[in-house]
Context: one part of a larger RNA
RNA sequence: UGUAGGAAUUUUGAGAGGAUCUGUCCUUAGUACGAGAGGACCGGGAUGGACGUAUCUCUGGUGUACCGGUUGUCGCGCCAGCGGCAUCGCCGGGUAGCUAAAUACGGACGGGAUAAACGCUGAAAGCAUCUAAGUGUGAAACCCACCUCAAAACAAGAAUUCCCUAUCAGAGCCGUCGUAGACCACGACGUUGAUAGGCAGGAUGUGGAAGGGCAGCAAUGCCUGAAGCUAACCUGUACUAAUUGCUCGAUUGG
Numbered sequence: 001u002g003u004a005g006g007a008a009u010u011u012u013g014a015g016a017g018g019a020u021c022u023g024u025c026c027u028u029a030g031u032a033c034g035a036g037a038g039g040a041c042c043g044g045g046a047u048g049g050a051c052g053u054a055u056c057u058c059u060g061g062u063g064u065a066c067c068g069g070u071u072g073u074c075g076c077g078c079c080a081g082c083g084g085c086a087u088c089g090c091c092g093g094g095u096a097g098c099u100a101a102a103u104a105c106g107g108a109c110g111g112g113a114u115a116a117a118c119g120c121u122g123a124a125a126g127c128a129u130c131u132a133a134g135u136g137u138g139a140a141a142c143c144c145a146c147c148u149c150a151a152a153a154c155a156a157g158a159a160u161u162c163c164c165u166a167u168c169a170g171a172g173c174c175g176u177c178g179u180a181g182a183c184c185a186c187g188a189c190g191u192u193g194a195u196a197g198g199c200a201g202g203a204u205g206u207g208g209a210a211g212g213g214c215a216g217c218a219a220u221g222c223c224u225g226a227a228g229c230u231a232a233c234c235u236g237u238a239c240u241a242a243u244u245g246c247u248c249g250a251u252u253g254g
Stems, first nucleotide, its partner, number of pairs: 001152001005163007015149004021049007033038001051106005059100004066093005071086006110144003117137004164253001170248004174190005195241003198237005205229002211224005
């Protein structure tokens, strides 16, 4: 821009893509078969491998915005307590998120038409013959079925609802943002408000703060005290910021 009025929501599926794998064990059954040795088809069940999709409850990894320990040095006048730098200085842990080695699920069932192959009926050719007419069975391949996308499928589809002289349906701008994201887009929200920040409580993590007291010559330990601190998490709360607004959209549809 189109889809001959404008919208919002829900859809059909032409077409396209994905997937399509397989082992072992138990049972049937030591049965059929076989002199024996050996040892099934068919059917039923269990459990794996590789691959794929999703997810983060669990197990872990990461987690330079959390907590702690610690070395050297510099600074805050000194002590104490802190801060900077040294690969995040080094080290021990770790929330959210992301993630796999983690944990869920998947390949199925079934149908159609077939290949090789095996048949039925059956002539040419009084027989025979699966084939010439006719008609069956038959594979991970093919077409469906399963999953995803999909009406620019220009043959541009369908359904429901709304709007049309103005405070119209609706959309955008702008702002607060994230489950989204390079930008755009997408999604949530904009006071009739929990969208983000802050704050409160909680969870989680760390692991016992500072100050003070006590014990000890001291290093240090104990008590106050499951202490203090705590990111991205959860719940709440209008304290702050989403103010006021502006634009497009046109008249029943060539």

The part of an RNA shown here (large-subunit ribosomal RNA, domain VI) has 254 nucleotides and comes from an Alphaproteobacteria bacterium. Its mean pLDDT, the model's own confidence on a scale to 100, is 87.